[in-house]
Description: This is a predicted structure of a 77-nucleotide RNA (transfer RNA) from an Alphaproteobacteria bacterium. NCBI's taxonomy places the organism under Bacteria, Pseudomonadati, Pseudomonadota, Alphaproteobacteria. The coordinates come from a structure-prediction model, not an experiment, and the mean pLDDT is 82.
RNA sequence: CGGGGGGUAGCUCAGUCUGGUAGAGCACUCGGCUGGGGGUCGAGCGGUCGCAGGUUCAAAUCCUGUUCCCCCGACCA
Numbered sequence: 001c002g003g004g005g006g007g008u009a010g011c012u013c014a015g016u017c018u019g020g021u022a023g024a025g026c027a028c029u030c031g032g033c034u035g036g037g038g039g040u041c042g043a044g045c046g047g048u049c050g051c052a053g054g055u056u057c058a059a060a061u062c063c064u065g066u067u068c069c070c071c072c073g074a075c076c077a
Base pairs, nucleotide, nucleotide: 001073002072003071004070005069006068007067010026011025012024013023020057028044029043030042031041032040033039050066051065052064053063054062
């Protein structure tokens, strides 16, 4: 330098293809069951979807640029 994949809740990830206004598990908070712990059940809290711009009535999703991480190749040594 070229190509490919990835960045979404505190953590691990899904959702993107086919646009309709964001989810799961774990963790955390509160409550029930238990003498308590553990366990289990119920409820709740939590995200500018890496960043910027564009298209659209509407963008995590489509388009462009950019940044970071991983892999492959080339080049240099």